This is a predicted structure of a 525-nucleotide part of an RNA (small-subunit ribosomal RNA, central domain) from Mangifera indica. RNAcentral holds the full RNA, with entries from SILVA. Its Rfam family is "Eukaryotic small subunit ribosomal RNA". The family is grouped with related families in Rfam's "SSU clan". For this family Rfam cites "Crystal structure of the ribosome at 5.5 A resolution" (Yusupov et al., Science, 2001). Lineage of the source: Eukaryota > Streptophyta > Spermatophyta > malvids > Mangifera. The coordinates come from a structure-prediction model, not an experiment, and the mean pLDDT is 82.

Context: one part of a larger RNA
Formats: sequence, structure tokens, C1' cells
RNA sequence: UUGCAGUUAAAAAGCUCGUAGUUGAACCUUGGGCCUGGCUGGCCGGUCCGCCGCAAGGCGUGCACUGGUCCGGCCGGGCUCCUCCUUCUGGUGAACCCCAUGCCCUUCACUGGGCGUGGUGGGGACCCAGGACUUUUACUGUGAAAAAAUUAGAGUGUUCAAAGCAGGCCUUUGCUCGGAUACAUUAGCAUGGAAUAAUAGAAUAGGGCGGGCCCCCUAUUUUGUUGGUUUCUAGGGGAGCCGCAAUGAUUAAUAGGGUCAGUCAGGGGCAUCAGUAUUCAAUCGUCAGAGGUGAAAUUCUUGGAUCGAUUGAAGACUAACUACUGCGAAAGCAUUUGCCAGGGAUGUUUUCAUUAAUCAGGAACGAAAGUUAGGGGAUCGAAGACGAUCAGAUACCGUCGUAGUCUUAACCAUAAACUAUGCCGACUAGGGAUCGGAGGGGGUCUGCUAGAGCCCCCUUCGGCACCUUACGAGAAAUCAAAGUCUUUGGGUUCUGGGGGGAGUAUGGUCGCAAGGCUGAAACUU
Repeated sequence: UUGCAGUUAAAAAGCUCGUAGUUGAACCUUGGGCCUGGCUGGCCGGUCCGCCGCAAGGCGUGCACUGGUCCGGCCGGGCUCCUCCUUCUGGUGAACCCCAUGCCCUUCACUGGGCGUGGUGGGGACCCAGGACUUUUACUGUGAAAAAAUUAGAGUGUUCAAAGCAGGCCUUUGCUCGGAUACAUUAGCAUGGAAUAAUAGAAUAGGGCGGGCCCCCUAUUUUGUUGGUUUCUAGGGGAGCCGCAAUGAUUAAUAGGGUCAGUCAGGGGCAUCAGUAUUCAAUCGUCAGAGGUGAAAUUCUUGGAUCGAUUGAAGACUAACUACUGCGAAAGCAUUUGCCAGGGAUGUUUUCAUUAAUCAGGAACGAAAGUUAGGGGAUCGAAGACGAUCAGAUACCGUCGUAGUCUUAACCAUAAACUAUGCCGACUAGGGAUCGGAGGGGGUCUGCUAGAGCCCCCUUCGGCACCUUACGAGAAAUCAAAGUCUUUGGGUUCUGGGGGGAGUAUGGUCGCAAGGCUGAAACUU
């Protein structure tokens, strides 16, 4: 690993990108014909054996032996169908073919057959040596090799057995059987196979095959001998030329990327604009209470509170519309308009052609709170003060109120960051809505006819969800995924292994800090 679990019992990193790693679409030789070998089944015979029968013959028995122009099945081998099985030089030269020929049988016949003989004949990979070349692995069958003891297992009356490797026999001064065999994973060696999975090849042809010319280098043999030059020849190298070929680019994945088209969205950034509310201020009016609560009080108030009206300022926020609706990787996102870049889905007889999926290490973003330095401080409001309540109240309720809440520049990196449910791919079931795109068919107005809008119906792709069922799953709640799981394997990442101690100590690292990440043990139960 086979073979666990991860919604709620322990456990899916907050989210995305991404390197190593792991995994990765289909396609290239299949099929037929002829010959032949082995194993095996049936059918028809024969021999042998048994029984019956005077005989002819019949019946039966087959782990018996054997035959067939018979019918199959399985496993191979060779040749061939446009199909290199490396190639070359030597050596050796078996089948087979050809020629000549002796004998025997046969024929009308050198017609056919058998036994032979000879050949400087053709032919040829059976193996020996030497060159020149060769895609490379995984996988798998076989073989050699791989200590013994152990294990399995054969033989053997340790009296049985666990064991041990002994022992057994006469006719006795000896005869003799044993001391097997199997298994032995990885790596390595030899050899057969060529499915599956990789790998390489010809695209600026420095590609393949064939041919000839030219240049350079080397020099064995031969031309009677020795020496020299040159040529031929043989080998090696180089440059360019010509010819041959079907000359050479696999599909275009309901994989992926890119382009294009009309859209869509409360996706992002910057600027701009608006709305009411709140608080404060100014002016005016009115008047004795106003606030607040379960009831009160703290509090404000003739120095005119609260309330009303008219204005102004400030900072925040974006109601109703607002939904089992949209967008975004998540966090998150809702006044108008403009600008900037981005994105999904759809459409497509567009393009590239494996570019892909998931991801240790690494990186970006990351609510709220918090930190640092500015700005701003309307509201609300940790801390704090006070009033109540209460046995007490350091709370809930009330009145104030600092930090904060808002913003800029930088940190921090955590949340019940939840769908408590990783991502990619396939399949399995019925339904009606809805959002976005596309296609088709209708309706409606303006204006006569087209377009566009708006509305209705059908189809289709992609979303957020829902309803009903359970063939399925589950401990159940429930779940179209949490199904396709003991009938267990699609790919890939992360995490968990009783409760506490403990997300503690210690170490490392990051941070200004707060703290984050990594992360035990003793002990206890």
C1' cells in the first nucleotide's frame, strides 16, 4: 500500500497564485490467404480383451495401442498480401534448384516414382572472425545465480510426540537406502515478448537514399629487382552539384489558452454629485417644565430648557426600493455622473496545438479589534465617573464620557474567516421559478412599413437557490451530494487518532508591541 476517517463525534490551511513533486485526451500494424508443429474433444475404422452365439455376426470395455483427403477447439512457427529480417568483407558451405548419368518399377512418351553417383554450376544467415552502424527505459514470461539454520514439505516407530537425520536388513566380520524438494520479494546478469506508460526523430531541413566531379590525407599488393614521381586501386576526411520519393507539419479533446462581437454586474481604483437624519451655532416665537425609566434619580431649565420656525456648519452614513436577487478568490461590495484598467457567462464553420490538474518551499490579498505618525473629531462609545436596582453589582437600565469609531501613510494576519462540507474531472432523477447570454415563434404601442424597446411562449448554455422523492448513502439529523465504498483504486493537496495537561512550556522565526506561525513532555484519567 491492499484498507480508515475529516457537515454535526478528533480532523478541509481564511482565500488565491505558484516552483519542486505527483498525475495527465485520442491517434501510427490491423486483418486476410497459404503451408506447418504440438495438445485436446467428437465421429468413423482396425488391433487387443471380455460376453452371447453352431456360424454369420452382435454387444460391451477402454487412463490399452493405432489410423483417417472427416468435423472442430486451444496454443504456436514460417512465407505472403506495396510490409528490413541491421549491413558489409572473408571463411565454412546444409536444404533447394539446374545439368549429366546407372539400376528397378511405370508410361504412348526424358512420362512419373524409388534407390543412387558426379558437377570449378546456381543458391543460400547454420555459425566463425573482423569492420561499419544501432533511440533509450519501465513492465512482463523463462533461466542461471542467490549461505546454513528457520518456514512449507518427502522419507524414517526418537516406545508416542516436540525433536533428530537418522536408519534398515540378512545367510554376518557385510550388504544397503538416505541425508530430497519447494519458497526465496529488491538490486544485478542472460534471454523471449512488444500490449501498456514514458522517451527520441525531418520545419530556417545541417533530413533520407542513389550517382558522378573536385580537393586533402594515408599506402598494402601488383607492374623481374632496387630507388623516385605519377596513375589505378583501397580506406578516411572536406566542399559544393545532380537525381529519386505521394519527399517531410496526426486530430482539433462537450481539455486548456488567446482574438473578435453584443452584453451583464450593489466587482475594483480615482474624481465628482446628491439625500435625509444627528449634533452644534445664529436669529425669531412660545412658555414652565424638559430628559429618562418598570418606577425613579443623576442631568438641563425665567441667564428661557424642551418644543416650533428660518438659515448655516461639521463629520459620519447611504433608509424605503432590498429579494431564499446580483458581483467578487475570499475578506467584502448599494446616492449620481465621469475617467481608468479588470472580470464572468454567452455567441462563433476564428486562432494556437497539450500549452493541462493539484500543489511542499515561496508570494499577493485578508472583517473587526489593536499599534505608530498625521488629519478629522458629528454620532455612537471600551476604560472611567455618577444615578438606580440588589443581600452584594466592580453588571444588565439611565446620564455623561477618554481611547476608538472616519480618513491618509505604514504595520498586524487573526474570527463560529461557516456551506462548521478542499480543488479538478466523469456518471447517476423528476419539477417549477429566478438572474445573465444566445436562438426561434407570437403580442403591443409610436407612424404608414422596417428596426429597436416592453410583454408572453418554447429551446439552449452558464449561475444563486428551492421543491418532491430515495434506486443510493448515513449513527442519525439529514444529503442530487454527504450518492456511484468490504462489489473497497479517476487525479491531486491538507488534516485527525480517547479526555485533560495545552495551543501551555521550551527552542526557532516573524512583529514596534499586542501577539502570530511551528509546538512537546512529565503527570493525571